[in-house]
RNA sequence: CGACACCGGGCGGGAGAGUCCUGCCAGCACGGUCGGGACGCCGAAGGGGCAACCUCCCCAGAACCUCUCAGGCGCCAGGACCGCCCGGCUGAG
Repeated sequence: CGACACCGGGCGGGAGAGUCCUGCCAGCACGGUCGGGACGCCGAAGGGGCAACCUCCCCAGAACCUCUCAGGCGCCAGGACCGCCCGGCUGAG
């Protein structure tokens, strides 16, 4: 000088899943956001659970798998994960 890896920040990309009833607005019809209710649905914030391997046994033991507690099912927001940049840390060479 400085790769990979790890952490944080910025920008960009980013899926899935609804219908009915009712109140309000409007009012020819279509419809709109918000509130309430009924049942249904989604999984990629977060959270919970587990296999192989290892081991005498136990403990430990992953996820985009699974559960749906939470969250989500118009827009906004959020969003695992991915790309680029910056910083921190580390230090192969």
The RNA shown here (Glycine riboswitch aptamer) has 93 nucleotides and comes from Flexivirga oryzae. Of the family's consensus pairs, 86% are formed in the model. The source organism's lineage runs through Bacteria, Actinomycetota, Micrococcales, Dermacoccaceae and Flexivirga.